[in-house]
């Protein structure tokens, strides 16, 4: 040098300081989507095959991804947490 984690700082959204029992939790109803989990490829593109060969047609990659969808978790005053994002560390691997 690279990938992917893990530490520290910073910055980081949305949606009721609802009602009911003081908060918290528990229950109700209404709501967000950016911890976590889950679900989804028409077309394009590469590979093989096969044909009437400027191209079609099948079969694999594809059991396929996401900030999209879903709302189980999570969350709808602050505080905490938060995907990413910048910046720096320390073990390691190739």
């Nucleotide at each position: 040098a690279c990938g992917a984690g893990c530490c520290u700082c910073u910055g980081g959204a949305g949606a009721g300081a609802c009602c009911a029992a003081c908060a918290a939790u528990u229950g109700g109803c209404a709501c967000c989507g950016a911890a976590g989990g889950a679900g989804c490829a028409a077309a394009a593109c590469c590979a093989g095959u096969c044909u009437u060969u400027u191209a079609g047609g099948c079969u694999g990659g594809a059991c396929a991804a996401a900030a999209c969808u879903c709302u189980c978790a999570g969350g709808u005053a602050a505080a905490a947490g938060g995907a990413c994002a910048g910046a720096g560390g320390a073990a390691g691997g190739u």
Predicted 3D model of a 94-nucleotide RNA (Glycine riboswitch aptamer) from Propionigenium maris DSM 9537. Its mean pLDDT, the model's own confidence on a scale to 100, is 83. Taxonomically the source falls in Propionigenium maris (Bacteria, Fusobacteriati, Fusobacteriia, Fusobacteriaceae). The model forms 89% of the base pairs in the Rfam consensus.